[in-house]
Context: one part of a larger RNA
Molecule: large-subunit ribosomal RNA, domain IV
Organism: bioreactor metagenome
RNA sequence: UUCGCGUUAAGGAACUCGGCAAAAUGCAUACGUAACUUCGGGAAAAGUAUGGCCCCCGCGAGGGGGUUGCAGAGAAACGGCCCAUGCGACUGUUUACCAAAAACACAGGUCCAUGCGAACCGGCAACGGGAAGUAUAUGGACUGACACCUGCCCGGUGCUGGAAGGUCAAGAGGAGUUGUCAGAGCGAUCGAAGCAGCGAAUCCAAGCCCCAGUAAACGGCGGCCGUAACUAUAACGGUCCUAAGGUAGCGAAAUUCCUUGUCGGGUAAGUUCCGACCCGCACGAAUGGUGUAACGAUAUGGGCGCUGUCUCAACGCGAAAUCCG
Numbered sequence: 001u002u003c004g005c006g007u008u009a010a011g012g013a014a015c016u017c018g019g020c021a022a023a024a025u026g027c028a029u030a031c032g033u034a035a036c037u038u039c040g041g042g043a044a045a046a047g048u049a050u051g052g053c054c055c056c057c058g059c060g061a062g063g064g065g066g067u068u069g070c071a072g073a074g075a076a077a078c079g080g081c082c083c084a085u086g087c088g089a090c091u092g093u094u095u096a097c098c099a100a101a102a103a104c105a106c107a108g109g110u111c112c113a114u115g116c117g118a119a120c121c122g123g124c125a126a127c128g129g130g131a132a133g134u135a136u137a138u139g140g141a142c143u144g145a146c147a148c149c150u151g152c153c154c155g156g157u158g159c160u161g162g163a164a165g166g167u168c169a170a171g172a173g174g175a176g177u178u179g180u181c182a183g184a185g186c187g188a189u190c191g192a193a194g195c196a197g198c199g200a201a202u203c204c205a206a207g208c209c210c211c212a213g214u215a216a217a218c219g220g221c222g223g224c225c226g227u228a229a230c231u232a233u234a235a236c237g238g239u240c241c242u243a244a245g246g247u248a249g250c251g252a253a254a255u256u257c258c259u260u261g262u263c264g265g266g267u268a269a270g271u272u273c274c275g276a277c278c279c280g281c282a283c284g285a286a287u288g289g290u291g292u293a294a295c296g297a298u299a300u301g302g303g304c305g306c307u308g309u310c311u312c313a314a315c316g317c318g319a320a321a322u323c324c325g
Base pairs, nucleotide, nucleotide: 001320002319003318004317005316006315007314008313010311011310014309019306027051028050029049030048031047036041038145052067053066054065055064056063057062068072080304081303082302083301084300085299086298087296088295092104093103108143109142110141111140112139113138114137120129121128122127146291147290148289149288151221152220153219156218157217158214159213160212161211162210165209166208167207171203172202176198177197178196179195180194183190184189222240223239224238225237226236249283250280261277262276263275264274265273
């Protein structure tokens, strides 16, 4: 010096990104116990007192008296607590070996598909799973307890339905045309049948175009100008554009750039925190919105207790490294 421990005057978080680590709490009995709440909880809330041994009484719980030590839950084992907020309802699950979480799952909600030789999945197939099930079932997608709710847009993309018209493949069809050569012609050339090549009209499915529906399908949810008898602001008006112009609720937020916004609270002093305001760069309603008791090795701020975290270090014990012998 490194590692692991023990104790410490006075102070008690002044340490630090942050009480990280340590200390403290701890058992039993009795008393006592708030907000809030889904009435179950919260709760061991918080907080307070008592605890050895001997004698007497009592069935007992217990009561009375006495007595001892520095210390009586005499060792060990053995919750620190409270206030406020974010996120996720909860118990669970996860990156075996840097992440345990606000991520995943979840009960619940909604939509879509599927009538059974089901849809769907595996397999070339046979066949198997689904299921020895049958729509209160099964598969897929999204959301994620509960409470209150879930607005407007179908123009684009997707899906579903429609079938009049347009387009339209193979195939059918065969008008016509070309080659060949019997033949004809003095020749140029014409040229039956057959064979072969090309091949128009016409018929013809799905799809697409088209017409509707559908957003708890993918998604989207404006700009400029003016206006009230102080000023300011604009309930109001005008105009342009759009498929429709963001409703309720929330809001400097896990979202706010400017920003340490402004005001209030807490501190002597607060870029964090809590409550408001709304000018939302760039919240917003099942890519769910807003709340919410309980829960959490979750995140943030504050407080009590407690302490070598610190002021500021000291002493002691054990192990190791190094050096000397």